[in-house]
RNA sequence: AGAAACGUUAAAGCGCCAGUACUCCUUGAAAAGGAGUAGACGAGGACCGGGACUUAUCGAAAAUUCGGCGGAUAGUCCUGCGGUAAGCUGCUACCGAAAGAGGUCUAACAAAUCCUCUGAGUGAUUGGAGGGACAAAAGGGACCGGGCAGCAAAAA
Numbered sequence: 001a002g003a004a005a006c007g008u009u010a011a012a013g014c015g016c017c018a019g020u021a022c023u024c025c026u027u028g029a030a031a032a033g034g035a036g037u038a039g040a041c042g043a044g045g046a047c048c049g050g051g052a053c054u055u056a057u058c059g060a061a062a063a064u065u066c067g068g069c070g071g072a073u074a075g076u077c078c079u080g081c082g083g084u085a086a087g088c089u090g091c092u093a094c095c096g097a098a099a100g101a102g103g104u105c106u107a108a109c110a111a112a113u114c115c116u117c118u119g120a121g122u123g124a125u126u127g128g129a130g131g132g133a134c135a136a137a138a139g140g141g142a143c144c145g146g147g148c149a150g151c152a153a154a155a156a
Stems, first nucleotide, its partner, number of pairs: 014070004019066001020038007041059003048080007081096005087151005102144005114131007
């Protein structure tokens, strides 16, 4: 310097398993032991920083998607900074550099489940390819929807 094998990281609706369910092995059987499998389907979410708290949003499905543990991009509150509310300052309210809460209307968007084929495993089970569907929230679009005081200004 090159090659091969093995391992680690690469995960954040993510990881894990002492309960539980299931499979295989040991055994004449049971018990027991050993080795395994399952244990959440996508959408959205890190779009300012810090702190505290909390069983952390949305629908699909109907199964252990049971029951837990850990983590977390969630929500609420406090706070610093920033934006908007027709210039500046203070207060107040609402937000986060896409910086207006709320209301009405509106267009679009998923995977599993299901069907077909196929790989791995003794098995529970699991990987992949193809086919056809169907959401909600947030966000997008349209309309409605904006403070007080002081100062400055007469331009938008």